[in-house]
Context: one part of a larger RNA
RNA sequence: CGUUAGAAAGUUGAAAGGAUCUGACUCUAGUACGAGAGGACCGUGUCGGACUAACCUCUGGUGUAUCUGUUGUGGCGCCAGCUGCAUUGCAGAGUAGCUAUGUUGGGAAGGGAUAAGCGCUGAAAGCAUCUAAGCGCGAAGCCCACCUUGAGAUGAGCUUUCUUUUAAGGAUCGUUGAAGAUUACAACGUUGAUAGGUCGCAGGUGUAAAGGUGGUAACAUCAAAGCCGAGCGAUACUAAUUGUCCGUACG
Numbered sequence: 001c002g003u004u005a006g007a008a009a010g011u012u013g014a015a016a017g018g019a020u021c022u023g024a025c026u027c028u029a030g031u032a033c034g035a036g037a038g039g040a041c042c043g044u045g046u047c048g049g050a051c052u053a054a055c056c057u058c059u060g061g062u063g064u065a066u067c068u069g070u071u072g073u074g075g076c077g078c079c080a081g082c083u084g085c086a087u088u089g090c091a092g093a094g095u096a097g098c099u100a101u102g103u104u105g106g107g108a109a110g111g112g113a114u115a116a117g118c119g120c121u122g123a124a125a126g127c128a129u130c131u132a133a134g135c136g137c138g139a140a141g142c143c144c145a146c147c148u149u150g151a152g153a154u155g156a157g158c159u160u161u162c163u164u165u166u167a168a169g170g171a172u173c174g175u176u177g178a179a180g181a182u183u184a185c186a187a188c189g190u191u192g193a194u195a196g197g198u199c200g201c202a203g204g205u206g207u208a209a210a211g212g213u214g215g216u217a218a219c220a221u222c223a224a225a226g227c228c229g230a231g232c233g234a235u236a237c238u239a240a241u242u243g244u245c246c247g248u249a250c251g
Base pairs, nucleotide, nucleotide: 001152005163006162007161008160009159010158011157015149016148017147018146021049022048023047024046025045027043033038051106052105053104054103055102059100060099061098062097066093067092068091069090070089071086072085073084074083075082076081110144111143112142117137118136119135120134169246170245171244172243173189174188175187176186177185194239195238196237197235198234199233200232201231203228204227205226211222212221213220214219
């Protein structure tokens, strides 16, 4: 821009893409079969491999604005206590998020038309013949079925609702996000829990400083302390103000 008024939702499915894998063992059954050796079809269940999707409860990884320990050196006048730099100085742990080697799921079942093949009925050709007329079975393959996209499918579909006029609706702007390069998408904007802050909880680290007590001292203890990013919940304290713009009919 189109879809012939505009708009908000929900749909149909032309068409397209994805998936389609496979092993071992148990039972049936040491049965059928076979002199024996051996050893099934059909059917049933269990456990796997590879591939693939989602997710983070568990097991791990990462986790450079979390916590702790510690070396050298500089600074805060000194002690104590902090802090800068040294690959995040180094080291030990580690929430959320992201993640695989972790967890869960998937390729199941079924229908239709068939291939090779196997048949029924059956003439030409008094017989025979699956074929000539007619009818049936039959594959990981084909069409459905499963998952996803999908009306620019210009053949532009359908349904419901809203607005019948400065409208319905949308955008700008702001607070943001399991969304994201920008955009887009999604949530919210005081009729408010959208983000921050605060409070509580979970979780991490591992017992802060100062002081008291004990000890000659190192140290121990009062003390599961103190500190803390993303998680969960509560709470209008702060910021989402007020506005502005677009949008209005073919015949």